[in-house]
Context: one part of a larger RNA
C1' cells in the first nucleotide's frame, strides 16, 4: 500500500449484491424443524344440523363418516440442517489397487409369481400403579409371521478346462423364493361376488448398468532434542473365530522379532482440502461465507433395526445437571430455525411461505419439509446514486487577518433562470409459471377404462407484493460528515497557555511572540464515511 465474519469514537440520505458468537462443544423457558401410505389390513367415533316416541329427565334412526382417530405393517427417519470438542491419523489431498468386497430405491434384460397355516396389536372385560406404564382373558386382519410346492439364474459340495489367489466355463448332487392391490370392460346372477378379457402399481429369483460406500498402498502434510531410545498382541507363522471383505481385527499355540537420529516414543498445537489474502513472483500467511472429504451429537460405553448406523431431534447401562412426584418411581438433552440467561469488545426476528428449486411418503390428488425461496434488523462490506445546475461584483453582511493602505473567506452567498435523480403524493402493474387440469390429435387396447405421448386450444396456481419497474404532480425544497496541517506528509497564521494544562507511530514538541498543546480563520485529504485500535502479507 493492500487485506478483514473485525471492534471502538464521531457521523450518517437512498439502492442493488452479500455478510452477520471468530468468546463458553456453557446452560437452556417456549414454538416449529420428519413424516407419509385407506389403492397393504383390523377398529372406528363426536359435537353439530335432521327425524320419530316422551312421563319433558331422556330415548332411538339418519346424516356427520367409513371421516377424526387408535392400531398392525411398508417406505422414509443413515438424507437434508448444525458444529470442530476430539484427532499429527491412510484423517485429508493426490495417483493408484481391490483375484480381498457390499450395494435400498433407480434403468435395462431374462425367468417366476402354486398351494397352505398357527399367531398377534388394536377392540371388549377384568386388574396394578400417583404417573410414566404394566398384568391376565375373550375376540381376532393383512403385502405382518411360518411351513409346503417349484428353480431360468443363484449357493454349497465333487470332478474338468482354463488362468495370475476368492477370476471363467462346463457335468453331476444337495438344499433355498414370492403377495397382492386396484382401473375398465363382458358372460352368469336377486345381490354381494367368482371367473374370463384387458390396463396400472407392486412381490420374488437372477445378470447387467449407474451412482454411492468399504478396505489397502505410494507420495505430501505444524512446532519441539531443554523429548533418545521404544514396544507385549508387540513383530511374523500355524490352526480356529470374525466380517460384505483383507488383516493380531480376535483367540490358542510357535518363533523373538518391529520402530528409531532420513527424527522413533513422548509433549504442545491443530478439523483437512479445493480456496481465500498479500506479493512482480519465489513465497509468506490463513482455512468465515460456498463446495468436496472427516469427525462429534450433555459425558462415557455398548449393541439393535436395517442395503446403509454402533444412529443429533432411535434404543439400553453408567455418570452429572435440570424437571415432575401421591417418595414407590418418572421425564429430559437447541453444535436444527428463531428466541433466552451467561461469556465478550463483538455478532440478527421467538418473521412470511411450500409460489419456485430439492427433498421423503402417495397410483394420483395432495401431505410433510426452519431444506429453501423470501422478508425483518445492522454502513459488517463490496458497488453505484444524491444532497442541485447555469448565472450572479474589483467583490455585500458577518468573520478572520493587517504594516491600517488592504488582504482572505469569496462566484462563495443573496438575486434571477432552470432541472426533477433522490423524496412526497397519485394512477397503473410485473417476470419469476412450469408442471397440473379440461379438451383434441397419436400410441397401446375389444374399448369412449387406464396408460403414455403431442412446438395444439382453453383453463387455473405467487410467500416475496400492490414489490420492482412504467406514468403524471409537487417543488431546491428533506439530505455531509471525519482525520490532519514540525519533517517523515499534501497543507500556515492569529490568540490562549507558558516543561503547566497536554500532543506523540518514529524522531521529538511545551521552561513567555510554540506553523507540534487548546481554540479560531484558513487550508490539505478522503467523503457516507472518516480516523483509532487489533490481525496478516
Nucleotide at each position: 500500500g493492500a487485506a478483514c465474519g473485525a471492534a471502538c469514537g464521531c457521523u450518517g440520505g437512498c439502492g442493488g449484491c452479500g455478510u452477520g458468537c471468530u468468546u463458553a462443544a456453557c446452560a437452556c423457558a417456549u414454538g416449529c424443524a420428519a413424516g407419509u401410505c385407506g389403492g397393504a389390513u383390523g377398529c372406528g367415533a363426536a359435537a353439530g344440523g335432521c327425524u320419530g316416541c316422551u312421563u319433558c329427565g331422556g330415548u332411538g334412526g339418519g346424516u356427520g363418516a367409513g371421516u377424526a382417530g387408535c392400531a398392525u405393517g411398508g417406505c422414509a427417519g443413515a438424507c437434508g440442517g448444525g458444529u470442530g470438542a476430539g484427532g499429527a491419523g491412510c484423517g485429508c489431498g493426490u495417483a493408484c489397487g481391490u483375484g480381498a468386497c457390499c450395494u435400498g430405491g433407480c434403468u435395462c434384460g431374462c425367468g417366476c409369481u402354486g398351494g397352505g397355516g398357527g399367531a398377534u396389536a388394536g377392540u371388549c372385560c377384568c386388574u396394578c400403579g400417583a404417573a410414566a406404564g404394566g398384568g391376565g382373558g375373550u375376540u381376532g386382519a393383512a403385502g405382518a409371521c411360518c411351513g409346503c410346492a417349484u428353480a431360468c439364474g443363484g449357493u454349497c459340495c465333487u470332478g474338468a478346462a482354463g488362468g495370475g489367489a476368492g477370476c471363467u466355463u462346463c457335468a453331476g448332487g444337495a438344499g433355498g423364493a414370492a403377495a397382492g392391490c386396484u382401473g375398465g370392460c363382458c358372460u352368469c346372477u336377486g345381490a354381494a361376488g367368482a371367473u374370463g378379457c384387458u390396463g396400472g402399481c407392486g412381490g420374488c429369483g437372477c445378470g447387467a448398468g449407474g451412482g454411492g460406500g468399504g478396505c489397502g498402498u505410494g507420495c505430501g502434510u505444524c512446532c519441539u532434542a531443554u523429548u533418545a531410545g521404544u514396544u507385549a498382541g508387540u513383530u511374523g507363522g500355524u490352526g480356529g473365530g470374525g466380517u460384505a471383505a483383507u488383516g493380531g481385527c480376535c483367540u490358542a499355540c510357535c518363533a523373538a522379532g518391529g520402530c528409531a537420529g532420513c527424527g522413533a516414543u513422548g509433549g504442545g498445537u491443530a478439523g483437512c482440502u479445493g480456496g481465500u489474502c498479500u506479493g512482480a513472483g519465489a513465497g509468506g500467511a490463513u482455512g468465515a461465507u460456498c463446495a468436496g472429504c472427516c469427525a462429534c451429537a450433555c459425558u462415557g460405553g455398548g449393541a439393535c433395526u436395517g442395503a446403509g448406523a454402533c444412529a443429533c431431534g432411535g434404543c439400553c447401562c453408567a455418570g452429572a445437571c435440570u424437571c415432575c412426584u401421591a417418595c414407590g418411581g418418572g421425564a429430559g438433552g437447541c453444535a436444527g430455525c428463531a428466541g433466552u440467561g451467561g461469556g465478550g469488545a463483538a455478532u440478527u426476528u421467538u418473521g412470511c411461505g411450500c409460489a419456485a428449486u430439492g427433498g421423503g411418503g402417495g397410483g394420483a390428488a395432495c401431505c410433510c419439509u426452519g431444506a429453501c425461496g423470501c422478508a425483518g434488523c445492522a454502513a459488517c462490506g463490496c458497488c453505484g446514486c444524491g444532497u442541485g445546475a447555469g448565472u450572479g461584483a474589483g467583490g455585500a453582511c458577518g468573520c478572520c487577518u493587517u504594516u491600517c493602505g488592504g488582504g482572505g473567506u469569496g462566484u462563495a452567498a443573496a438575486g434571477c433562470u432552470c432541472u426533477g435523480u433522490u423524496g412526497c403524493a397519485u394512477g397503473g402493474g410485473a417476470c419469476g409459471a412450469a408442471g397440473c387440469g379440461u379438451c383434441c390429435c397419436g400410441a397401446u387396447g375389444a374399448a369412449g377404462a387406464g396408460u403414455c405421448g403431442g412446438u395444439g386450444a382453453c383453463g387455473g396456481u405467487g410467500a416475496c407484493g400492490g414489490u420492482a419497474c412504467c406514468g403524471u404532480g409537487c417543488g431546491a425544497g428533506g439530505a455531509a460528515g471525519c482525520c490532519c496541517c514540525g519533517g517523515c506528509u499534501a497543507a500556515c497564521u492569529c490568540c490562549g497557555u507558558g516543561c503547566c494544562a497536554g500532543c506523540a507511530g518514529c524522531c521529538g514538541c511545551g521552561g513567555u511572540a510554540a506553523g507540534a498543546c487548546g481554540g479560531a480563520g484558513g487550508g490539505g485529504g478522503c467523503g457516507a464515511g472518516c480516523g483509532u485500535u487489533g490481525u496478516u502479507c